[in-house]
Formats: sequence, C1' cells, structure tokens
RNA sequence: GGGAGUGGGUGCAUGGUCGCUGGCGGGAGGUUACCGCCAGAGGAAAGUCCGGACUCCGCAGGGCAAGGAGGUUCGUAACCCGAACUGGGGGCGACCCCGAGGAAAGUGCCACAGAAAACAAACCGCCGGGCAACCGGUAAGGGUGAAAAGGUGGGGUAAGAGCCCACCGCUUGCCUGGCAACAGGCAAGGCACGGCAAACCCCUCCUGGAGCAAAACCAAAUAGAGAAGCGUUUGAGGGCGGCCCGCCCGAAGCUUCCGGGUAGGUUGCAAGAGAUACCGGGCAACCGGUAUCCAUAGAGAAAUGAUCAUGGCCCUUGCAAGAGGGUACAGAAUCCGGCUUAUAGCCCACUCCCUUUU
Repeated sequence: GGGAGUGGGUGCAUGGUCGCUGGCGGGAGGUUACCGCCAGAGGAAAGUCCGGACUCCGCAGGGCAAGGAGGUUCGUAACCCGAACUGGGGGCGACCCCGAGGAAAGUGCCACAGAAAACAAACCGCCGGGCAACCGGUAAGGGUGAAAAGGUGGGGUAAGAGCCCACCGCUUGCCUGGCAACAGGCAAGGCACGGCAAACCCCUCCUGGAGCAAAACCAAAUAGAGAAGCGUUUGAGGGCGGCCCGCCCGAAGCUUCCGGGUAGGUUGCAAGAGAUACCGGGCAACCGGUAUCCAUAGAGAAAUGAUCAUGGCCCUUGCAAGAGGGUACAGAAUCCGGCUUAUAGCCCACUCCCUUUU
C1' cells in the first nucleotide's frame, strides 16, 4: 500500500412562522374557549415469532392424549434466548456455519439405472472341470447408482476372500484427565446385518385457558327480587307558565331507599427485572456494591406536523467561484427480556493474509 474478518457507535443540526396532543398556571360565575410556560417516537417504535410481569377464569393427586424442547456446563424472572466449551464441517488465516439423542425395540421408504438397495445376490470378468452346451468356485477387477456389505499395503490361493498379518477405522471392556459433553491410553474381538428419525416411532425433559378491547372502581338510564313512607272519596299524584285560590283529569297508585350496571368517567398506565458513571467478582453471558439522574409521550382508533432560512454530509457538473439534486429504514398504544427482518452515509477499536521498504 492492497484485500479481508470480528465487535461497537451514530442515525442531520440551529433558528423563525403557522398548527396538533398532554400537563401546570392565570383572570372572569363556570368544564368549553383565550393567554403564558413546560413536555411530546425508535434502534428497530416493525413482524407479533418466543419468554415473562400483571389480570380474570379453571385447578386434590396420578395417568393417557396433544403440542413442544433435544451435545455439556453456566447465565437469567423466564425462554424456541445468551455465554463458554465439546463434537462435526468450511477457510492459507483472522474467523465462520451446524434441528448435534436413538437405525442390534419395531414398522416403513430408498426414484432412474443396475444381477442385486439388504436375514441377500452374481451381468461382464477371473479360476477349475468339460470338445461343447453347461456345472462348480470366487467377489480381487469392470460396469450401474446419491449410496454396493470396512480402507490401504503385504502374505496367501487354482482364482479369490479378514482367509491370515501390519497400520488406520469400528465394537466391547477397563484405566487416566475433565463438574460434564468429551478427550487420551491399554486390552480383547476379524468386523457383529448400508442410508433415511426435517417418515412413523422409541427415550429424556417441559407445557392449564384467555388476554389491557385483561380487569377493578364510580355511576345518568332501562328491567326488577326486596324494604320503608304517604294514599284509595277525609283525594296520593298529574295538567292549566313559578306560588296561592280556582277549574279539569284521576275509583289507584306515587315517592324514597335498595338492587342492577348501559352511556359516560376514573384506575390499571409508566419509578422500572430503570438509566448513566465508577469500583469489585467472572474467560464470558452476567452478578454485586456505591454515587448520580428521572413528576411529565402516554392518548376518543390515536397528537408528535407543515413551511422558510442558514449550516453540515454525500452525488453530479465546473479550472474556479458557483449551480443542480439527495440526506436511509421507518411511526409508540399495558410493560419488560430476547429473536428475526428493514436500514443511505459516516465514525471507532481489535485481528488476519498478501506485497513493498528497513
């Protein structure tokens, strides 16, 4: 100098004008309205895919079914989450990827090709016999296929074959190290029956349902179980504009309480598994302590906007001055922890490989 890997940050700024939502204050009789001040989207607010908090309903205990998780150990309120490690795979490397239990419990499937796709079998070939047809031996070599019954080498043989041997692999047992997954070693066994469980299945573990439009409280209205008072010719109650008289209706109910919970209102609802800094523990995820900060988005299905100016940044053009264009993805609704997906441009840290110079 070039090319890569990993992790993290930021997510245009300031001001003017006109508006929107919420809170507080003000003066008038007073909620509306008006005036003033303050606050008002994100790293993903998104998808709603997991896990919880919270609320209501259900629930002796056990089992079946159904659904889910699936290397180990930690972390966490919890997790289909995260960290570290083990095993497998990729890369020269930094590093990255993995749904990673069981195929000698059982059932099933393995297209085409091929003799044969699995308790076996023999197309070409090889060897022996035979004139030949054919019979017998074999599984080295060829051929088919995604996959063909351990691999390589040697011995052996009529030709061959774990038939025998060495090494590698495999199975079983033991020992050592490790919390464990697992790793290493030793011994025995010629090898003990291919693959698929993202086919059924088996094994271990986990799991009640609905969700803030949950739910609770206050409570106009309507129906009404009930209670009390007044009243039925000694007239409750209603109408004639409020009261008195009067007139009319009225041959019986009226009023209040209770109860109920529609409209509406309040709570739930933002001080919390909270944020920042430092110290300590831990490889890390994370945990503990101290200090500081935070009243304030929290709503009617829903405000957070528009415009102008100046300045950043990027692109195009231009010798320059300047001119033109762009500035991502996106938009809270009970809250929190994750995951996934979208995201222009810029910045930071660490690491690897190649090349050059010393």
Molecule: Bacterial RNase P class A
Organism: Deltaproteobacteria bacterium RIFOXYD12_FULL_53_23